[in-house]
Molecule: transfer RNA
Organism: Dehalococcoidia bacterium
RNA sequence: GCCCCGUUAGCUCAGCCCGGCAGAGCACCGGACUUUUAAUCCGGGUGUCCUGGGUUCGAAUCCCAGACGGGGCA
Repeated sequence: GCCCCGUUAGCUCAGCCCGGCAGAGCACCGGACUUUUAAUCCGGGUGUCCUGGGUUCGAAUCCCAGACGGGGCA
């Protein structure tokens, strides 16, 4: 230098191919229960979908450029 993969909630990851309400588990917060804690039960998503731009009525999803991490070739 070129190619491939990944980047979404605090963490681990779905969703992306084929555009249409942003999700799961754990964690966390509030409440119930308990002498207290834990456990259990009820309720709550807490988010600049890595960044910028483009296409579109509409973009996490498609296109372009870039950043970061991993791998391969040279």